[in-house]
Context: one part of a larger RNA
RNA sequence: GAUUAACGCUGGCGGCGUGCCUAAUGCUUGCAAGUCGGACGGGCCGCCUUUCGGGGUGGUCACGUGGCGGACGGGUGAGGAGCACGUGGGCAAGCUGCCCGGGCGUGGGGGGUAGCCCUCGGAAACGGGGGGUAAUUCCGCAUGUGCUGGCGGGCCGAGUGGGGCACGCCAGGAAAGGCUUCUUCGGAAGUCGCGCCCGGAGGCGCCUGCGGCCGAUUAGCUGGUUGGCGGGGUAACGGCCCACCAAGGCGGUGAUCGGUAGCUGGUCUGAGAGGACGGCCAGCCACACGGGGACUGAGACACGGCCCCGACUCCUACGGGAGGCAGCAGCAAGGAAUUUUCCGCAAUGGGCGAAAGCCUGACGGAGCAACGCCGCGUGGGGGAGGACGCCUUUCGGGGUGUAAACCCCUUUUCUCGGGGACGACGACCGACGGUACCCGAGGAAGAAGGCCCGGCUAACUACGUGCCAGCAGCCGCGGUAAUACGUAGGGGCCGAGCGUUGUCC
Repeated sequence: GAUUAACGCUGGCGGCGUGCCUAAUGCUUGCAAGUCGGACGGGCCGCCUUUCGGGGUGGUCACGUGGCGGACGGGUGAGGAGCACGUGGGCAAGCUGCCCGGGCGUGGGGGGUAGCCCUCGGAAACGGGGGGUAAUUCCGCAUGUGCUGGCGGGCCGAGUGGGGCACGCCAGGAAAGGCUUCUUCGGAAGUCGCGCCCGGAGGCGCCUGCGGCCGAUUAGCUGGUUGGCGGGGUAACGGCCCACCAAGGCGGUGAUCGGUAGCUGGUCUGAGAGGACGGCCAGCCACACGGGGACUGAGACACGGCCCCGACUCCUACGGGAGGCAGCAGCAAGGAAUUUUCCGCAAUGGGCGAAAGCCUGACGGAGCAACGCCGCGUGGGGGAGGACGCCUUUCGGGGUGUAAACCCCUUUUCUCGGGGACGACGACCGACGGUACCCGAGGAAGAAGGCCCGGCUAACUACGUGCCAGCAGCCGCGGUAAUACGUAGGGGCCGAGCGUUGUCC
C1' cells in the first nucleotide's frame, strides 16, 4: 500500500458498490418453467334450430392426447494437474432445433391410444380389465428437383486419397394441417405451418503446437499396455470397444507416485523485472444428497426428468410409499464473521402464442450492515493581555484560549408545508415513488470520536504505583522523583471514523 474481512471504542447524511472465505452440512414454508383452445378429444356455461334422436354456433377450462420450451436463464467450486483452461492451428473425420437466403414439393389411404363410459384392486402413492373415440400422434402406398448407397467412365482437387463439379444405369427413401376473407359450394386467395435439398449465421463435438503448481526423503512405470489386420460403435476420427497377430510404449528435458488447486480476462503490490492472488463482473470448465446408468431429444447422460444401489429425513392401515435450496428469501448447525421468509414484471432479456396475453426470486428496485470507495455536514465572521472551571507553578505567574459567554450572519444538511418528474422511442402501461428534483417557512438549531505522545515516530508535565500492578511491533520500561505502568491537564495524528488482529506485495 492492499483486503469479500473480523474484533474493540465511536457513529449525522447521501451516491455507487459489496455482503457464508467455515459444514459441496441438514433443511420448515412459500415462490423460482411454463405456454399454446388458431393441432385434437372431452367437461362446463349460454344462444339458435329440431322430425325431440339430434344439428349449428359462441365462450370457458390446460383434464387428457399433441407441439414448442423445461439442455437457456439462476447457483456452487466439491472434484479435476487434464487438451480442463489460455493462445495459435487443423477436421478431405463431424453434428446443428428455432432464425436468414435459395430450390422443389405438400397426392392418396390405413391402424391404434389417452381422455370418456363400465368395472376391479390399494390406507395411500398409484394400478388392472372390458368398450368406444380425435388430431399437426403412429404406419404403409405414390411422386423424387435434389439426397443416400452401388457400378461406370470424365474433369478439378487433396496427399492421414470417406473432397468438389457435370453425367449414365440400378436400388433406397418425404410431407400435416390450422385460421381469415371471398365463393359459382367445386374451390380460390392470404397467413401461420409441414416435407426433402443447397447455402448462411450462430452454437457444439473431435484432433493438435505452445504456455501456466510443489515434492527425488516418490526412479522406475505400463496388459488394452504400444502398434497392426478385421470388425463393432459414434454425428465423426480413434485401443473408444472386441477377436486375432506382433512386442511394444513412457521416463533424469523428471515418467510413475504423493500433495495442492477450478482455469482465464484480470486484481493487488512494485520504478521495473518480479512476487502474490483469481471475491464482485465477463468467458470457459466441472458439479447438482453420495455413486452408477441409460431414456427422450437438434442438443442432456439432464439442479427444480427417469431407473438402480447407498446414507439420511418423512408418511403408512406394516403390504408399501414420498423427498433432495451448490435457485430467491428464510431456519438450524459450524464459525471471529456475512442481509428481507420485501415490491414489481413499469424497464431490459428469456419461454410459449397468429395475437391479446400468460409465465419469469433472470432482472429492475426497495430493505438491513460505516463492509468498501467517494462526496457533504456537525456552522461562518467579530469578540479580553484574556471570565469561571480545571491543570500547573519558583506563588510572581503560566497553560487550556478567540476557546466560551456575548454581537452580527448563513441554512448545506435537518423539520414542516406546497409542487413534482425523466426512465414509456407511436397510443395505453411506472414497482421504484409522492422518490429525485424545485419552491416556501422555521431555527445554530439535531450531528465527534478513536488512537497515540521513551527511540524508531509528530506530540510533556503533575500525581499515584514501587521489578508490584502493568506496558510492549523491535530495542526495551517498572526495584521511591517513571516524558515508557494507571489517572489528569496539555499536546500530536487521523476524522464518521479511529485503532487492533489475520493475509498478500
The part of an RNA shown here (small-subunit ribosomal RNA, 5' domain) has 505 nucleotides and comes from an uncultured bacterium. RNAcentral holds the full RNA, with entries from ENA and SILVA. Its Rfam family is "Bacterial small subunit ribosomal RNA". Model confidence (mean pLDDT): 87 of 100.